Transfer RNA from a Lachnospiraceae bacterium, 72 nucleotides, folded computationally. The coordinates come from a structure-prediction model, not an experiment, and the mean pLDDT is 81.
RNA sequence: GGAUCCGUAGCUCAAUGGCAGAGCGCCCGGCUGUUAACCGGGAGGUUGUAGGUUCGAGCCCUAUCGUUUCCG
Numbered sequence: 001g002g003a004u005c006c007g008u009a010g011c012u013c014a015a016u017g018g019c020a021g022a023g024c025g026c027c028c029g030g031c032u033g034u035u036a037a038c039c040g041g042g043a044g045g046u047u048g049u050a051g052g053u054u055c056g057a058g059c060c061c062u063a064u065c066g067u068u069u070c071c072g
Base pairs, nucleotide, nucleotide: 001071002070003069006066007065010024011023012022013021018055026042027041028040029039030038048064049063050062051061052060
């Protein structure tokens, strides 16, 4: 330099072009003599960035940044 994969909540990951979710973690409450466990509730997201297509984009297209692997 070229190709390829990935980028979504604090972490690990989902989501067929049609309301962005789960587990763990965090916060509050219940239970308990106390803690843990368990149960209920809650907060937390410019879906890497910038454009484009579309009535509508996490998803399709282009560029770009970072990253994995391969080639030179």
The sequence was found in a public genome assembly.